Predicted 3D model of a 92-nucleotide RNA (Glycine riboswitch aptamer) from Azonexus sp. The model forms 90% of the base pairs in the Rfam consensus. The sequence was found by an Rfam model in a public genome assembly.
RNA sequence: GCGCGCUCUGCGGGAGAGUGGGCUGCACGCGACAGCCCCGCCGAAGGCGCAAGCUCCCAUAAUCGCUCAGGCACCGGAACCGCAGGAACCUU
Numbered sequence: 001g002c003g004c005g006c007u008c009u010g011c012g013g014g015a016g017a018g019u020g021g022g023c024u025g026c027a028c029g030c031g032a033c034a035g036c037c038c039c040g041c042c043g044a045a046g047g048c049g050c051a052a053g054c055u056c057c058c059a060u061a062a063u064c065g066c067u068c069a070g071g072c073a074c075c076g077g078a079a080c081c082g083c084a085g086g087a088a089c090c091u092u
Stems, first nucleotide, its partner, number of pairs: 007086007018039001020038006040072003046068001047066003053060001
């Protein structure tokens, strides 16, 4: 000095599942919103668990499983992908 990876930011794409019921509050003509309770669901924030690899032990994966958290009209969020850019560290 350059490049890749990790990571962060911006833009774009991005699935699934009840606009469920009841009570209370604000409003009060309705509705919407917030909180609590009940039943039913989702899985791609996060989290937890597992195989082979390996003839013993330990460790170790996911878009698999579990649903604690989260979510179930719109909005928002969203693993992951693409483009652009940034910081730190390590190696060469």

Rfam family: Glycine riboswitch aptamer. Gene Ontology term of the family: glycine biosynthetic process.